SAM riboswitch aptamer (S box leader) from a Cytophagales bacterium, 108 nucleotides, folded computationally.

[in-house]
RNA sequence: GAUUUAUAAAGAAGGGUGGAGAGACAGGCUCAUUGAAACCCUAGCAACCUGGUGGCAAGUGCCAAGGUGCUAAUUCCUGAUUCCAGGUUUACUGGAAGAAUAUAAAUU
Numbered sequence: 001g002a003u004u005u006a007u008a009a010a011g012a013a014g015g016g017u018g019g020a021g022a023g024a025c026a027g028g029c030u031c032a033u034u035g036a037a038a039c040c041c042u043a044g045c046a047a048c049c050u051g052g053u054g055g056c057a058a059g060u061g062c063c064a065a066g067g068u069g070c071u072a073a074u075u076c077c078u079g080a081u082u083c084c085a086g087g088u089u090u091a092c093u094g095g096a097a098g099a100a101u102a103u104a105a106a107u108u
Base pairs, nucleotide, nucleotide: 001108002107003106004105005104006103007102008101013042014041015040016039017038021031022030023029025079026078027077028076043071044070045069048067049066050064051063052062053061054060075100081097082096083095084094085093086092
């Protein structure tokens, strides 16, 4: 990097270095010199893997926090395509699926 499965309306920030960008991509919108990215320290959130324990069992309950992850805005919003409803049957609007993305775990 690729594939598969699961999850994504909840939750959790301070400091140091740094010095202009950041929010994947496109459009929008937003954040940022009252200090962006990145790196470091400390703190925290969560509970996928993991460990412990209960249970006949379950795609199962509880506890811990070793490996990851995360700590502006619903994945910030919309996004190929399909279906449903509305509509002046055009434009368009709402909903569902889905795509894309992110993270985990497994395989390669």

Lineage of the source: Bacteria > Pseudomonadati > Bacteroidota > Cytophagia > Cytophagales. The coordinates come from a structure-prediction model, not an experiment, and the mean pLDDT is 83. The model forms 97% of the base pairs in the Rfam consensus.